Predicted 3D model of a 72-nucleotide RNA (transfer RNA) from a Promethearchaeota archaeon. The prediction has a mean pLDDT of 82. RNAcentral holds the sequence, with entries from ENA. Taxonomically the source falls in Promethearchaeota (Archaea, Promethearchaeati). Rfam family: tRNA. It is annotated as a transfer RNA.

[in-house]
RNA sequence: GCGCCAAUAGUAUAGCGGUUAGUAUGGUGGAUUCCCAUUCCACCGACCCGGGUUCGAGUCCCGGUUGGCGCA
Repeated sequence: GCGCCAAUAGUAUAGCGGUUAGUAUGGUGGAUUCCCAUUCCACCGACCCGGGUUCGAGUCCCGGUUGGCGCA
């Protein structure tokens, strides 16, 4: 330098163009307990950046950034 793949709560991960963006873990508060742990309930917290297509984009297209793999 070229090609391929990936980027979503603090962490891990799902998401057939139309859902309130889901789950686990975590944090906070509460219930339970003599206390702790376990368990249960509620809340908090996310789509890498810019542009395009579309009535509508986390999802499709282009470019960029970062990371991984391969070729040279």